[in-house]
Molecule: SAM riboswitch aptamer (S box leader)
Organism: Ferruginibacter sp.
RNA sequence: CUCUUAUCAAGAAAGGCAGAGGGUAAUGGCCCGAUGAAGCCUUGACAACCUAUCAUGAUUCACUUCAUGAAAAGGUGCCAAUUCCAUCUCCGACAUUUCAGUCAGAGAAAGAUAAGUC
Numbered sequence: 001c002u003c004u005u006a007u008c009a010a011g012a013a014a015g016g017c018a019g020a021g022g023g024u025a026a027u028g029g030c031c032c033g034a035u036g037a038a039g040c041c042u043u044g045a046c047a048a049c050c051u052a053u054c055a056u057g058a059u060u061c062a063c064u065u066c067a068u069g070a071a072a073a074g075g076u077g078c079c080a081a082u083u084c085c086a087u088c089u090c091c092g093a094c095a096u097u098u099c100a101g102u103c104a105g106a107g108a109a110a111g112a113u114a115a116g117u118c
Stems, first nucleotide, its partner, number of pairs: 003116006013043005021032003026087004044079001046077001049075003053070006083110001088107003092103003
């Protein structure tokens, strides 16, 4: 990389180096950026996917399995804007009776993260 499952409207800072880009497929928008982008380093925070621990309930021959909560040591992740918005399908309203457009909702696809897997 492939495949499976879950989540994605919340949350979270400073300092140093650096010097023009960035917002994680592509395209079109719209934003961020010399009041310093990306990247690297240090410290800190946010969250709770996995692992270890504790408590409660159910369950089991069995702390065996499941759920909820606590705590936050370890492995990851993450610290602008809904995954920044849209693209595909369905549906409603406005408008028009010519093509098409604007706004809102639902679903899918894609993407990201975690765990497992080939």